[in-house]
RNA sequence: GCGUGUUCUCAGGGCGGGGCGAAAUUCCCCACCGGCGGUAAAGGGCGCAAGCCCCAAGCCCGCGAGCGGCCUCAUGGUUACCCAUGAGGUGUCAGCAGAUCUGGUGCAACUCCAGAGCCGACGGUCAUAGUCCGGAUGAAAGAGAACGUCA
Numbered sequence: 001g002c003g004u005g006u007u008c009u010c011a012g013g014g015c016g017g018g019g020c021g022a023a024a025u026u027c028c029c030c031a032c033c034g035g036c037g038g039u040a041a042a043g044g045g046c047g048c049a050a051g052c053c054c055c056a057a058g059c060c061c062g063c064g065a066g067c068g069g070c071c072u073c074a075u076g077g078u079u080a081c082c083c084a085u086g087a088g089g090u091g092u093c094a095g096c097a098g099a100u101c102u103g104g105u106g107c108a109a110c111u112c113c114a115g116a117g118c119c120g121a122c123g124g125u126c127a128u129a130g131u132c133c134g135g136a137u138g139a140a141a142g143a144g145a146a147c148g149u150c151a
Stems, first nucleotide, its partner, number of pairs: 001150001003149008016030004031131002033120002035063004043054004058118002067095001068093001069090009100116005122134003
């Protein structure tokens, strides 16, 4: 310095005010929040410079979780098959895996500046949830540390 092995640690924020109502942190008005990697012209640091480093996107490209799909097994119903429930597996299954435009600057911007918008799993609930409760003291994108190994 680059690659790699083992172990360990860490790894998500947010309903405050008002209205209607028997009942809503769930509806309506105003508010509040933004996981991980990449990209990069803001900003910061170093350098004479070229350049390098830190850092910068919820809605650009990807990823994770959850839901769904598919496969296997078990049980039950029914009988070529199909359906239901449970357990396990699968991301080379991407399925609406959500959601952005306008103006400005400029060689160059869906990333900067200004403005206006938009989005947010599943189950629960005296009433419909991004913000409450639950699976979850879980899982995980990934980040880091220690020890080892290679040149």
Molecule: FMN riboswitch aptamer (RFN element)
Organism: Roseovarius albus